Background
This is a predicted complex of two RNAs, RNase P RNA and transfer RNA, with 411 nucleotides together. It holds a member of the Rfam family "Bacterial RNase P class A". The family's RNA type in Rfam is ribozyme. The coordinates come from a structure-prediction model, not an experiment, and the mean pLDDT is 79.
């Protein structure tokens, strides 16, 4: 120098105007005013209403190596094991195929436990065997030696894979010894195991005013009864007394919920990290036709993705271009 | 803003449950039929299954992520 990992940033800046919006003020006028994803809506929560969210069976549904973290999570952090890279270092929906079904088209003898063609004896029938052909993505442990009438885990050396036992580790595992000699794949097909899940969603909900007619119709039913638990039967509590479906009529106003919250900056302490605990400071959009915007200079790398609407913690996806650290590999010079 | 469903051949559907050659009907082209035309007969074209990765031997299908393009939702008697 060159290419590459990893982490963690910023994402025009600065003045001057000339608007906008929310608070604040008697007025002038002051203060403050999008993002790292404000997006996908793809988990996890808060809050709000269904009866306090009970029990049993059943069906759905999500999760899926371990051990921590965290209100929670499908996230996040440290390992395990697999896979890829020369390395740094990346990725992995990574329980169970020996509970049990199904499926594996086409080829091909055979697609789960098979025998065409071969190979061995045998005159033949027929028996034996599975090294070798051949066909798939996949052919019944592989390689290499011994044996054999050919042959075969039939014996034995290494490997891969099951089981038992010892030792390490909280655990996934990982190491050693023995042992028989081994029934492919698919579970992002059905399914089995273990956890776990009650619905809807701020247009959710309270509350005032306004306005129709102190409203009509049609079905079902009379309290030992209807109807409520947003997947269905049962049980048991509780609630409501008219309700339920459908068609009409009316209004198109306000106030709350609305932003102080699992909050945000620093700095100690623990901890390999995720985080967690103390202190100290600070308050940072809140609208409802919807605000954050335009001009003008000046510097530069010439500015990408894209705009809040109930709110948090992630994931995920777009994002020109730059920064700052910590590493790897290679050229060269010394 | 919340919610939920679909994308297959010019157009309209099917096929997805439970992977294993893309299918129907209109429409098109070409032939025959008819003096000509339609109808009608017969042959035929024409698909990256909205896009990317995945999982599998193998995806229209099953999984994940994305793009569009539809519909539903106000409140009061």
């Nucleotide at each position: 120098g060159a290419a590459g990992u990893a982490u963690a940033c910023c994402g025009a800046a600065u003045a001057g105007u000339c608007g906008c919006a929310u608070g604040g003020g008697a007025a002038a006028c002051c203060a403050u005013g999008a993002g790292g994803a404000a997006a996908g809506u793809c988990c996890g929560a808060g809050c709000u209403c269904c009866a306090u969210a009970g029990g049993g069976c059943a069906a759905g549904g999500g999760u899926g190596c371990u051990a921590g973290g965290u209100a929670a999570c499908a996230c996040c952090u440290a390992g395990u094991g697999g896979a890829g890279g020369c390395g740094a270092c990346u990725c992995c929906a990574a329980g169970g195929a020996a509970a049990g079904u199904g499926c594996a088209a086409c080829a091909g003898a055979g697609a789960g436990a098979u025998a065409c063609c071969g190979c061995c004896a045998g005159u033949a029938a027929u028996g034996g065997u599975a090294a070798g052909g051949g066909u798939g993505g996949a052919a019944a442990g592989g390689u290499g030696a011994g044996g054999u009438a050919a042959g075969a885990g039939c014996u034995u050396a290494c490997c891969a894979g099951c089981a038992g036992c010892c030792g390490g580790g909280u655990g996934a595992u990982c190491g050693g010894c023995u042992g028989g000699c081994u029934a492919u794949g698919u579970a992002a097909a059905c399914c089995c195991c273990a956890c776990u899940c009650g619905g809807a969603g701020c247009a959710a909900g309270a509350c005032c005013a306004a306005g129709u007619a102190g409203g009509a119709u049609c079905a079902a039913g009379a309290a030992a009864g209807g109807g409520g638990g947003c997947u269905g039967c049962c049980c048991g509590u509780c609630c409501c007394u008219a309700u339920c479906c459908g068609u009409u009529g009316g209004u198109a106003g306000g106030u709350c919920g609305c932003u102080u919250g699992a909050g945000c900056u620093u700095c100690u302490u623990g901890g390999u990290g995720a985080c967690a605990a103390g202190a100290a400071g600070c308050c940072u959009a809140g609208a409802u036709a919807g605000a954050u915007g335009g001009c003008u200079a000046u510097u530069c790398a010439a500015g990408a993705c894209a705009g809040a609407a109930c709110u948090c913690g992630g994931c995920u996806u777009a994002u020109a271009g730059g920064u700052a650290u910590a590493c790897u590999u290679u050229u060269u010079u010394u | 803003c919340g919610g939920g469903a679909u994308g297959u051949a010019g157009c309209g559907c099917a096929g997805c449950u439970c992977g294993g050659u893309a299918g129907c009907g209109c429409g098109u082209u070409c032939c025959g039929u008819u003096c000509g035309g339609g109808a009608c007969g017969g042959a035929g074209a024409g698909g990256u299954c909205g896009c990317a990765g995945g999982u599998u031997c193998a995806a229209a299908u099953c999984c994940u992520g994305u793009c569009a393009u539809c519909c539903c939702g106000a409140c009061c008697a």